[in-house]
Context: one part of a larger RNA
Molecule: small-subunit ribosomal RNA, 3' major domain
Organism: metagenome
RNA sequence: UGACGGGGGCCCGCACAAGCGGUGGAGCAUGUGGUUUAAUUCGACGACACGCGAAAAACCUUACCUGGGUUCAAGUUCUAAGAAUUUCUCAGAGAUGAGAAAGUGCCUUUUUUAAAGGAGCUUAGGAAACGGUGCUGCAUGGCUGUCGUCAGCUCGUGUCGUGAGAUGUUGGGUUAAGUCCCGCAACGAGCGCAACCCUUGUCUUUAAUUGCCAUCAGGUAAUGCUGGGCACUUUAGAGAGACUGCCGGUGUUAAGCCGGAGGAAGGUGGGGAUGACGUCAAGUCCUCAUGGCCCUUAAGCCCAGGGCUACACACGUGCUACAAUGGUCGGUACAAAGGGAUGCGAGCUUGUGAGAGUAAGCAAAUCCCAAAAAGCCGAUCUCAGUUCGGAUUGGAGUCUGCAACUCGACUCCAUGAAGUCGGAAUCGCUAGUAAUCAUGGAUCAGCAUGCCAUGGUGAAUACGUUCCCGGGCCUUGUACA
Numbered sequence: 001u002g003a004c005g006g007g008g009g010c011c012c013g014c015a016c017a018a019g020c021g022g023u024g025g026a027g028c029a030u031g032u033g034g035u036u037u038a039a040u041u042c043g044a045c046g047a048c049a050c051g052c053g054a055a056a057a058a059c060c061u062u063a064c065c066u067g068g069g070u071u072c073a074a075g076u077u078c079u080a081a082g083a084a085u086u087u088c089u090c091a092g093a094g095a096u097g098a099g100a101a102a103g104u105g106c107c108u109u110u111u112u113u114a115a116a117g118g119a120g121c122u123u124a125g126g127a128a129a130c131g132g133u134g135c136u137g138c139a140u141g142g143c144u145g146u147c148g149u150c151a152g153c154u155c156g157u158g159u160c161g162u163g164a165g166a167u168g169u170u171g172g173g174u175u176a177a178g179u180c181c182c183g184c185a186a187c188g189a190g191c192g193c194a195a196c197c198c199u200u201g202u203c204u205u206u207a208a209u210u211g212c213c214a215u216c217a218g219g220u221a222a223u224g225c226u227g228g229g230c231a232c233u234u235u236a237g238a239g240a241g242a243c244u245g246c247c248g249g250u251g252u253u254a255a256g257c258c259g260g261a262g263g264a265a266g267g268u269g270g271g272g273a274u275g276a277c278g279u280c281a282a283g284u285c286c287u288c289a290u291g292g293c294c295c296u297u298a299a300g301c302c303c304a305g306g307g308c309u310a311c312a313c314a315c316g317u318g319c320u321a322c323a324a325u326g327g328u329c330g331g332u333a334c335a336a337a338g339g340g341a342u343g344c345g346a347g348c349u350u351g352u353g354a355g356a357g358u359a360a361g362c363a364a365a366u367c368c369c370a371a372a373a374a375g376c377c378g379a380u381c382u383c384a385g386u387u388c389g390g391a392u393u394g395g396a397g398u399c400u401g402c403a404a405c406u407c408g409a410c411u412c413c414a415u416g417a418a419g420u421c422g423g424a425a426u427c428g429c430u431a432g433u434a435a436u437c438a439u440g441g442a443u444c445a446g447c448a449u450g451c452c453a454u455g456g457u458g459a460a461u462a463c464g465u466u467c468c469c470g471g472g473c474c475u476u477g478u479a480c481a
Stems, first nucleotide, its partner, number of pairs: 001481002003478003007475007015465002019429005026320008034311002042053002064306007076127007085102007106118005131295002134293003140289002142284003145280001147278001152191006158167003171182003197272004202240007211230003216227003243266001246260005322422001326381007338369003343362002347358004388419001393414007435457007
């Protein structure tokens, strides 16, 4: 100087408390461990691994296994041959091997044809080389997690100390903040904080189609449907607006704090992006790049089939429930944000349905996906393992796709398991939040209870900081560095 203390003081945080809803029990989905296996590819392991890499494992992906093949791919250069290319047959699981047919292109020069050269492509051979998801994240770059959006981490000059170092950065107040004020052997400065950026909440202005419809006119069974208009809503550009600016109190005349006015908004208005010096030899050589090591008729490459989907079991994360604040049936209302051409697909016909047939419109403020659902109105069920719950299984189908056996999703009929609110323990959340309801998107031929985004309905509680956990500052002790 640090680190640590079941030392002290001060102060924060859904840290506790006060509340609301869960997990832990059930069934299923998914990840992991273990076991099994020819293989169940690899990585990730307290917090900071375990719906994680993977924003899509039937083939492909794919790295694994079994079997069959091969010494080649792409690109560079040299030589030789052939137009490129297209189609077909045979063998084979395919990779591949064997054979047949059609076919003479483009540019330049000479030129009747034809010949020569060039570009590009294919095949064969040679060369230098390639190739490796093989090892090392404890050789590395880059990227990322975490402490933590915590308020800290440092430097120059000066001063003090033999020195390591100290001072500044401590102290008195204050703040979300090393934020600001005052004081002070310090005076300044940098990286962080804050602000500048995006979004949302109010108003003004400009603009007005594909959006909107107050006034005027026309028309319909009905509808901004049409003329017309840009008031309003909205869209999207530019501005205004919030600064403790004003008033009162308090405070050291300060920084500030408390209350009030006005205001759409009040003291950082809400949300996001933004992550200091560093820590964990944290994670990643399987995104990529890269040193070293290793393989080179194989540990490279191609292919078929299988596996990554196994199943006495254990754990994590979720979904659906156990019901009446509910289930079922009928009627009816109100979003936002997105996506669409190998696409979204209205309408009509058809099927109980998943869908099928046909087909208008739309590269979309125009057309489509699209029905929002919870809600509201009415009917029914009456406390039961039930008209709760839907697992499992049998049968019949639909769709995608060369192909749904291993191993897809969905539909219909039948079947109708566990489960009556969950032990010890444990998690999230402070407001448009929790809870609950539906919608869209990426990936994607197909496949979502995951992920990312969107809106609808919409709470309870916070006395307080003694205690648990983590963190910041000062101080003290130390046989620790």